RNA sequence: ACGACAGGACGCGGGAGCCCGGCCAUGACCGGGCUGAGAGGGCGACGUCAGGGGUCGCCGACCGCUCGAACCUGACCGGGUAAUGCCGGCGUAGGGAGUUGUCGUAGCACCAUG
Numbered sequence: 001a002c003g004a005c006a007g008g009a010c011g012c013g014g015g016a017g018c019c020c021g022g023c024c025a026u027g028a029c030c031g032g033g034c035u036g037a038g039a040g041g042g043c044g045a046c047g048u049c050a051g052g053g054g055u056c057g058c059c060g061a062c063c064g065c066u067c068g069a070a071c072c073u074g075a076c077c078g079g080g081u082a083a084u085g086c087c088g089g090c091g092u093a094g095g096g097a098g099u100u101g102u103c104g105u106a107g108c109a110c111c112a113u114g
Stems, first nucleotide, its partner, number of pairs: 001105005008100003011065004017034006023053002041059006071095003076089004
């Protein structure tokens, strides 16, 4: 300089629900089902006890980052389900986390080595 692409780099944001069975007075665990990209994989700390088996931090997986339905609010409503944001509406609503371009080809300059 040309071409292709939004795939890269670094950074940041976010959620982890519903149900069933077993097990457990302790070192609070194991297995299964539904939807989904993901329903907690690893380590550590703290805490509590059957009306219980949790919370937090770091790392990891996954999704999203203003062209922003990742996610939160309103916070409910309709349908459906064993049950649940399970599906749809609400939704052109209100919030919500970003900077850098990357790769290929060719040319030129400089440096190093032979």

The RNA shown here (TPP riboswitch aptamer (THI element)) has 114 nucleotides. Its mean pLDDT, the model's own confidence on a scale to 100, is 78. Rfam family: TPP riboswitch aptamer (THI element). For this family Rfam cites "Comparative genomics of thiamin biosynthesis in procaryotes. New genes and regulatory mechanisms" (Rodionov et al., J Biol Chem, 2002). Rfam describes the family as follows. Vitamin B(1) in its active form thiamin pyrophosphate (TPP) is an essential coenzyme that is synthesised by coupling of pyrimidine and thiazole moieties in bacteria. Rfam links the family to the GO term thiamine pyrophosphate binding. The sequence was found by an Rfam model in a public genome assembly. The model forms 92% of the base pairs in the Rfam consensus.